[in-house]
The RNA shown here (small-subunit ribosomal RNA) has 1519 nucleotides and comes from a Pseudomonadota bacterium. It matches the Rfam family "Bacterial small subunit ribosomal RNA". The source organism's lineage runs through Bacteria, Pseudomonadati and Pseudomonadota. The coordinates come from a structure-prediction model, not an experiment, and the mean pLDDT is 82. The sequence is in RNAcentral, with records from ENA.
RNA sequence: UCUUUGAGGAUUUGAUCCUGGUCCAGGUUGAACGCUGGCGGCGUGGAUAAGGCAUGCAAGUCGAACGGGGAGAAAGUUGGGGUUCACUUAACUUUCUCCUAGUGGCGAACGGGUCAGUAAUACAUGGGAACUUGCCUCAGAGACGGGGACAACUUGGGGAAACCUGAGCUAAUCCCCGAUGGUCUCUACACGCUCCUUGAGUGUUGUAGAGUAAAGGGAAAUUUUCUUCCCGCUCUGAGAGAGGCCCAUGACCCAUCAGGUAGUUGGUAGGGUAAUGGCCUACCAAGCCGAUGACGGGUAGGCGGGGUGAGAGCCUGGCCGCCGACAGGGGCACUGAGACACGGGCCCCACUCCUACGGGAGGCAGCAGCCGAGAAUCUUGGGCAAUGGGGGAAACCCUGACCCAGCGACGCCGCGUGCCUGAAGAAGCUCUACGGAGUGUAAAGGGCUUUUCUCCAGGAACAAGGGAGAAAAUCCCUGAGUGUACUGGAGGAAUAAGGGGUUGCUAAUCACGUGCCAGCAGCAGCGGUGAGACGUGAGCCCCAAGCGUUAACCGGAUUUACUGGGCGUAAAGGGUACCGUAGGCGGUUGGAAAAGUUCAAGGUUAAAGACUCCGGGCUCAACCUGGAGAAUGCCUUGAAUACUUUCUGGCUAGAAGACGGCAGAGGGAGCUGGAACCACUGGGGGAGGGGUGAAAUCCGUUGAUCUCAGUGGGAACACCGAAACCGAAGGGAGGCUCCUGGGCCGUUCUUGACGCUGAGGGACGAAAGCGUGGGGAGCAAAGGGGAUUAGAGACCCCUGUAGUCCACGCCCUAAACGAUGGACACUAGCUGGAGGCAGUGUCGACCCUGUCUCUGGCGAAGCUAACGCGUUAAGUGUCCCGCCUGGGGAGUACGGCCGCAAGGUUAAAACCCAAAGGAAUAGACGGGGACCCACACAAGCGGUGGACCAUGUGGCUCAAUUCGACGACAACCGAAGAACCUUACCAGGGUUUGAACUGCCAACGACACCUGCUGGAAACAGCGGGGUUCCCACAAGGACGUUGGCAGAGGUGCUGCAUGAUCGUCGUCAGCAGGUACCUUGAGGCGCAUGCUUAAAUGCCAAAACCUGCGCAACCCUCGCCGUUUGUUUCAUGUGUCAAACGGGACUGCCCUCUUGAUGGGGGAGGAAGGUGGGGACGACGUCAGAUCCGUAUGGCCUUUAUGCCCUGGGCUGCACACGUGGUACAAUGGCAGCUACAAAGGGUUGCAAACCCGUAAGGGGGAGCUAAUCCCUAAAAAGCUGCCCCAGUACGGAUUGAGGGCUGAAACCCGCCCUCAUGAAGCCGGAAUCGCUAGUAAUCGCGAAUCAGCCAAGUCGCGAUGAAUAUGUACCUGGGUCCUGUACUCACCGCCCGUCAACGCAAGCGAGCUGAGAAUAGCUGAAGCCUUGCUGUUUGGCGAGGUGAAGCUAGGCUCAGUGAGAGGGCGUAAGUCGAAACAAGGUACGGCUACUGGAAGGUGGCCGUGGAAGACUACAUA
Repeated sequence: UCUUUGAGGAUUUGAUCCUGGUCCAGGUUGAACGCUGGCGGCGUGGAUAAGGCAUGCAAGUCGAACGGGGAGAAAGUUGGGGUUCACUUAACUUUCUCCUAGUGGCGAACGGGUCAGUAAUACAUGGGAACUUGCCUCAGAGACGGGGACAACUUGGGGAAACCUGAGCUAAUCCCCGAUGGUCUCUACACGCUCCUUGAGUGUUGUAGAGUAAAGGGAAAUUUUCUUCCCGCUCUGAGAGAGGCCCAUGACCCAUCAGGUAGUUGGUAGGGUAAUGGCCUACCAAGCCGAUGACGGGUAGGCGGGGUGAGAGCCUGGCCGCCGACAGGGGCACUGAGACACGGGCCCCACUCCUACGGGAGGCAGCAGCCGAGAAUCUUGGGCAAUGGGGGAAACCCUGACCCAGCGACGCCGCGUGCCUGAAGAAGCUCUACGGAGUGUAAAGGGCUUUUCUCCAGGAACAAGGGAGAAAAUCCCUGAGUGUACUGGAGGAAUAAGGGGUUGCUAAUCACGUGCCAGCAGCAGCGGUGAGACGUGAGCCCCAAGCGUUAACCGGAUUUACUGGGCGUAAAGGGUACCGUAGGCGGUUGGAAAAGUUCAAGGUUAAAGACUCCGGGCUCAACCUGGAGAAUGCCUUGAAUACUUUCUGGCUAGAAGACGGCAGAGGGAGCUGGAACCACUGGGGGAGGGGUGAAAUCCGUUGAUCUCAGUGGGAACACCGAAACCGAAGGGAGGCUCCUGGGCCGUUCUUGACGCUGAGGGACGAAAGCGUGGGGAGCAAAGGGGAUUAGAGACCCCUGUAGUCCACGCCCUAAACGAUGGACACUAGCUGGAGGCAGUGUCGACCCUGUCUCUGGCGAAGCUAACGCGUUAAGUGUCCCGCCUGGGGAGUACGGCCGCAAGGUUAAAACCCAAAGGAAUAGACGGGGACCCACACAAGCGGUGGACCAUGUGGCUCAAUUCGACGACAACCGAAGAACCUUACCAGGGUUUGAACUGCCAACGACACCUGCUGGAAACAGCGGGGUUCCCACAAGGACGUUGGCAGAGGUGCUGCAUGAUCGUCGUCAGCAGGUACCUUGAGGCGCAUGCUUAAAUGCCAAAACCUGCGCAACCCUCGCCGUUUGUUUCAUGUGUCAAACGGGACUGCCCUCUUGAUGGGGGAGGAAGGUGGGGACGACGUCAGAUCCGUAUGGCCUUUAUGCCCUGGGCUGCACACGUGGUACAAUGGCAGCUACAAAGGGUUGCAAACCCGUAAGGGGGAGCUAAUCCCUAAAAAGCUGCCCCAGUACGGAUUGAGGGCUGAAACCCGCCCUCAUGAAGCCGGAAUCGCUAGUAAUCGCGAAUCAGCCAAGUCGCGAUGAAUAUGUACCUGGGUCCUGUACUCACCGCCCGUCAACGCAAGCGAGCUGAGAAUAGCUGAAGCCUUGCUGUUUGGCGAGGUGAAGCUAGGCUCAGUGAGAGGGCGUAAGUCGAAACAAGGUACGGCUACUGGAAGGUGGCCGUGGAAGACUACAUA
């Protein structure tokens, strides 16, 4: 140098894209906490109270500086004791050795600790000149002669102590004097050199004068000195290292700190210092600093470095190193080379201790250790063996520096807790589809190993040096750690695994318990009975002697964006950028310079650390260590000159000016006009007017409204008028005049970059509002009244005051908007409007062409999240300014400034939330729009709602009235049949492997079947009788039954919100969906839109679509016409009305017409039928957690002598009442009586049953016929004909009740149906409201069937008979489809959502005050010390005075913090109160500013915006 270098995810929505915040995954720490814990190495450990400290130690050393003292040894002398010797004792002398209180020297200013203060007297980097320096090194010179004092000591005194003090003696490397002194310092002169040259500075210069030095000690030899060596001493110069001083640059926050400063800034002179300097003093001058942030406030030791990061950055300064500061809080100096001095001194203050109360002592932020506060941080250890330091000549002494050890998983690194084998895949546990699966080769068992561990044995390095000695010989001595590291042996798997997680992010899942509880949670979010999210267990995942949590930093966050963001609508363009200051940026061309810039060289960037390369040492690693490179920065020198810059000379394309024209609601002032309105006066006139959805208040016979004439007043200016025009914006409109600003066009000329932007600043600034004075027609907040309403403080109406108008002065805000700052340049066009000029042409104008300026629409490229913008940019670039950084709190509080006030401007935080937002998408919705459909309405017909009855439901009742269904889509529904049964409910009785099913074991017996007795309501219980099987020689066995037992049965018990299946509904509505292509970043769209048409997404045309599927239609059944075939039945034959089977027929095929030469519509012909011929079956994707666990099936839960099973009786039918669905009626279109006619479709052998007989009848007897086109049910009824009834609660109506019968059935009391006679209720057509139906339909009439012993059927499902009316049409109600539109809805309007009040909680501001802290100021008092000075004394001194000065006191303010009655707002909190403000035209469009007002949202007035729907008109663009 190259290389190496950047990850995202969750969360706003129904879904999408964007904006934007929140959260997570990573790394790190002097950490702490929880659970757990085997070993070692290397590091690291009071971050809080710079709070207070018991005890011990942390700075001494030198006798080779000195006097003295002590101890010991030797020798000698003298005296005493011994008769003498020996010996002993005392004193003295000499010598030697050891020790040291004092004097003296050096050290104590280092080393060690801490980070309080300090924002610059500090630090880092790089420079500088006016300085000092003990010890060390080098060089030169010297050390002569005198003198003196004070400790110790001796002796007095005071004091409790600490200690103080008088007198006296003495030594020195102690002190003083003199001498010498090349050198050194000062002065004077001379000389040289430099400069800005009357002068100043300077010097390896010379001369002269003055001044300043010293100390000795030891050793050897000699001994008298001399001499030599070692250590010291003095002077001078140099060096090394160390220190003092100055300058530049760098490096925190607050402007809600904007002005600060009197020694302040500079000068002169002097003082002071080692030295420069206001460092100090005197005098003179009035400066100096500041938006490039002074001053003030807050915070903080700085750096090398450390953490993180791709980097740029951001955060940080513990350990190690450098620098600084501090030593209980302050002040001060002394000594000294060095201090204003951690283990020195003096003073003040606070605190602690001692005391005899008079006085004293102390300073762990040294090493240990204690208390305290705290979440929290170690031993009162060993040693000077090593390294280093002080003293010493040295031995040596001292050294809590240091080296080691101890404690703490606090961190990093390393090791271990075993390895191989072992499937009967053991047991246990968990799960299970009950088969099994998992834990899991895991364990056990077998074999092996021994790191670690225990024991035994061995055993380093760190040692260099020092001493003795003549000695390089030789000998001796020195290890705290330590019997440590390490090595060998023995033993034995032996001593050693946990923590967190397991819904997503994020690796890893099941079971049980719990049931919006208990709880979890980093975010999203889990928990309301099947919880992978809580708790437990099992499994699994991650890491591992650790694992998690909390706190903190960086990252992710391009989320402050230098690298690297934005501002139309998301947060964000200032109201006007109108004028302009500082600043930033700046056209073209020469020359010079070289500040930026680039290159080269040199210096520096301490070491450690980090990185790269090459090594080395601990077994590896962490760790330690050697070398090299690199180190973005700063400084110096040199070079280059393109660009920027500076200076200078030109230029004209920017800018400005001159000249000539042009348009205009531009501004100010004055004059003036008509219409309308109101008032007044007069005339006419005579009952209303006015107002509204409808009314009323109101005005009017005192004459209104209306009408005519006149007078007065104020405000605003119709038509022109527009898509227009002007202005910086706000804004500007009758006409005329005066004054005045700006713009545009044309032409040449002039100046010569004079320009652009513009923080602060200045000016202007709608409406409302304020002050003073006028004015006041209309309008109109407030106010009054009338309506509306539940209320109506509103909307509507009648009034009405401020105000609106004018003058002057304030206010200064708006949705002040194009929600778009200004300037310049560039980048396709098309088409309008306004104002100029030129050209062609013309008599002229218009038109046309070109060009400049302004103003609209549509659009290339491009941009944008999209919407959209698009030469008038939101495109592409440059320059400058303003502004934004989640939502709420809040444009609020506090402070400042402004204002008369209202208020404006500047502008936070605590706290709460995980969103708040923009654009677009699909739906849904709208008291939005367009088109269309439906018995939806309308037009009709008949009903319901009233009566009685039937039936179902609710409610009530009950022992039970079993259960389900609840708007449409429950309610004659499940139930096509509740007297028992059914039956699920209730009471009572009984039963427990059970009534029914399967299997096994045991005992007994064939069983089945038939049948009896007793008790009993029955079930059941007890006692019997008859009867007797197969295989097989017997036994055994099989089948069957009973009894007992085991597995297991059973449950109409719960959950339809766990499900299958089926069904209802929207809806027989025309829709729903896919493939490919295309459009969109995407959700998504298109296809499936518009037009025409249809019953239809049925078709046609067209079109970025082309196809396809499920739906529609058709295919299927049935009815209607015809034909063919067949012919049981039809009394017989024939026929074929009929029946069955098969086939034909209808397709807008034909004609006319309309439409687009299409599809199709209208009309017509023919035809049985005509445009789907009628009816049926058939129900797209889906919706409603719609219905059913009681049809059946089924997961889970519950129950098991009962919630199962059996039986008797009761209940499901209970009755004050309410609702639904029906039946019958209320009558004459009827009722009754008589006669008489015409169906279809069904059913029938446990059945339908004829004829005939009996009975008034129901029915009974009877039994022909019929397994059915044959027989029977079977009479159809309404209709028709005749008669009676005559409008009456009736000859209507038939409920209810009485009596008597019939039928079914063991059994009709609760509780059946039918018949006869009698009875004869309500009811005279039904309130509000509401249902069905469009043709063979409604309406009316009867017939049949299922279920069924019978029947509560008046129900349901079918069948035919008779057989209408009406539809102008789509404004309205309901439902639906398509398209457009708005939306703050998506649980989708039964939505969302606002404010007061009430309750509880939280944080912050205000607050009468109260308390504390801090920094200053002024005055007073004023310690030590220092400075000046007086007196006195003199070797040092003593006593004073003045100044300065810490601290204290006093005073008024300032800043900050705490606390506080109370008052006000804010935020939050499943189900409180009142309303309903916003979202749709939100039901009065909403919003901004302002003013008034009201319980509250809010309302109203004025001006403004569209971020308003819908409609109309106009213009433009496109077709």